[in-house]
Parts: sequence; structure tokens; C1' cells
RNA sequence: CAUCCAGAGGGGUGGAGGGAAAUGGCCCUAUGAAACCCCGGCAACCAUCCGAAGCGGCCUCGGUCGCGAAGGAAAGGUGCCAAGUCCAUCAGGUCGCAGUCAGGCCUGACAGAUG
Repeated sequence: CAUCCAGAGGGGUGGAGGGAAAUGGCCCUAUGAAACCCCGGCAACCAUCCGAAGCGGCCUCGGUCGCGAAGGAAAGGUGCCAAGUCCAUCAGGUCGCAGUCAGGCCUGACAGAUG
């Protein structure tokens, strides 16, 4: 700096936790948590390849070569494969209300994750 409402799980070992941290919720888990291993998959950030939008070089003026948006592929490097980053937390706006609280919605911030 970019992205984070999409997507993708089986087996083995293991044996009680897990969903980043704190608080509050909610949820997953002995029909087997975390972790590790194997296999499979998702995605398209990096690399690579294709690519007649377009740009450029060359020339025999019709081609040819290079770059290459969109889009596509994906056998390499990462990442990921319950729930929106599971939800809220701080600030602002808005709906609603006589007004306040509670609540709904939106935006931003903070924190975090991945590249």
C1' cells in the first nucleotide's frame, strides 16, 4: 500500500479444548477441540502463460515482432478451506420516539488477518 459480505474438507495420529487478545454475547467440539501428517480443494496476491481493447518497433504496406487493459489458464511461491475478520466494543450520521434509553441501518476509526 491492496484486499477482507464470495469460495473451498476428507483421512490418520492425538485426546480437551477451540472461534487472535480483553470484556460481553453467540457458536463449534467425545458423532472427537487444538496441534502435527497425508491427500484433496478454493482463490488468483506474487511468478508464469494465453490475450486483435489499445500502444509501440520494423518493413517488401500487408504483414510481422514486442508490450499489453479487460478477460482467461493455473502444473510454481504464499495463503486459505464453520458462522462477514462469528457479532459487539470507539466516533459520527441516520431511522424511529413527545423526549431519553434500548434497538435497526450506514460510514469511519481502532485492532487483526493475508499478500
Source information
This is a predicted structure of a 115-nucleotide RNA (SAM riboswitch aptamer (S box leader)) from a soil metagenome. The prediction has a mean pLDDT of 81. The sequence is in RNAcentral, with records from MGnify.